[in-house]
RNA sequence: GAAGCCAACCAGACAGUCGCCGUCCAGCAAUGGAGGGAGGAAAGUCCGGGCUGCACAGAGCGGGAUGACGGCUAACGGCCGUACGUUGAAAGCUGGCAACAGUAUAAGACGAGGAAUAGGGCCACAGAGACGAGUAAACCUUCUUCGGAAGGUGGAUGUGAAACGCGGUAACCUCCAUCUGCAGCAAUAUCAAAUAGGCUGGCAUUUGUCUUAACGACAUAAGGCGUGGUUCGCGCUGCCAGCGGGUAGAUAGCUUGAGCGUGUGAGUAAUUGCACGCCUAGAUGAAUGACUGUCAGCGACGUGAAGUCGUUACAGAACCCGGCUUAUCGGUUGGCUUCACUC
Numbered sequence: 001g002a003a004g005c006c007a008a009c010c011a012g013a014c015a016g017u018c019g020c021c022g023u024c025c026a027g028c029a030a031u032g033g034a035g036g037g038a039g040g041a042a043a044g045u046c047c048g049g050g051c052u053g054c055a056c057a058g059a060g061c062g063g064g065a066u067g068a069c070g071g072c073u074a075a076c077g078g079c080c081g082u083a084c085g086u087u088g089a090a091a092g093c094u095g096g097c098a099a100c101a102g103u104a105u106a107a108g109a110c111g112a113g114g115a116a117u118a119g120g121g122c123c124a125c126a127g128a129g130a131c132g133a134g135u136a137a138a139c140c141u142u143c144u145u146c147g148g149a150a151g152g153u154g155g156a157u158g159u160g161a162a163a164c165g166c167g168g169u170a171a172c173c174u175c176c177a178u179c180u181g182c183a184g185c186a187a188u189a190u191c192a193a194a195u196a197g198g199c200u201g202g203c204a205u206u207u208g209u210c211u212u213a214a215c216g217a218c219a220u221a222a223g224g225c226g227u228g229g230u231u232c233g234c235g236c237u238g239c240c241a242g243c244g245g246g247u248a249g250a251u252a253g254c255u256u257g258a259g260c261g262u263g264u265g266a267g268u269a270a271u272u273g274c275a276c277g278c279c280u281a282g283a284u285g286a287a288u289g290a291c292u293g294u295c296a297g298c299g300a301c302g303u304g305a306a307g308u309c310g311u312u313a314c315a316g317a318a319c320c321c322g323g324c325u326u327a328u329c330g331g332u333u334g335g336c337u338u339c340a341c342u343c
Base pairs, nucleotide, nucleotide: 001339002338003337004336005335006334007333008332009331010330012295013294014293015292016291017290018289020037021036023034024033025032026031039314043325044324046323047322048321049320050319051184052183053182054181063180064179065178066177067176068082069081070080071079072078084111085110086109087108092103093102094101095100114175115174119173120172121169122168123167131165138153139152140151141150142149143148188252189251190250191249198243199242200241201240202239203238207219208218209217210216223237224236225235226234227233259278260277261276262275263274264273265272266271296312297311298310299309300308301307
């Protein structure tokens, strides 16, 4: 210098004004002050775990998941290492006038990959035949209208992805090994109104019907309540107290955690030990915003400079964490491999 890859990080910056949601301090309150306020994916909810409730003696059956070998981890279908397979650039080599074509590996990327001698199923088209058997030639026997036909031995060419080989297929059932209870923070726990209904006790209870009576039921409305005070009228109706359950509402769960940063040790690595330092959203009809100015990146116009205009992604917490997958304008840093040239 050419070519091909991998990993980590940033997610426009600063200032001002006006707002929003928590925390702390002062204040009776109004309010004031200080400090904090989205992500690498917060997303999809696809795997795994913590936590919570329910179920559960133990064992088996059934269902589900995983599957090279070894390791990491709280766990995993994740990650790391190794082997194997597929893929993988420039260059080089071969052919060619050339365009180009063929040919290889590195780093890297990808890989539903246990068992086909437990058993069942399936193997399109073509082919005699797809695991059951058996086509043509050739040979033997019998019959014959002398063209051939039947039976036996025999075993090609060809077809096809695969042709008799204990074939292939387990991404068909199955077998083996390992793991595996169900639901999810709208989990769950605590406190607890009004109204209605439940239970208990006390008081009141006109008249009628059912009922031997009691209790109770139905109707009535003496009484009571409402109609702004009162009469009539109209409407409603047993009254009071206590207990308990659930709802609205409130609180907890809720963010100090398999946490983050730096240094250092072990290990090829994933990962992990030790020391020091740090606290970093917690809402619940749900905050995290809007505007202005300056600067920066990119694009367009412009011969250029100046300048003008546009643009700066994907997307947004809701119990928490480890992964996977998907979306994403631009950019920074570090590393790996092969080749060519120079010193």
Notes
This is a predicted structure of a 343-nucleotide RNA (Bacterial RNase P class A) from a Methylophilaceae bacterium. NCBI's taxonomy places the organism under Bacteria, Pseudomonadati, Betaproteobacteria, Nitrosomonadales, Methylophilaceae. The model forms 92% of the base pairs in the Rfam consensus.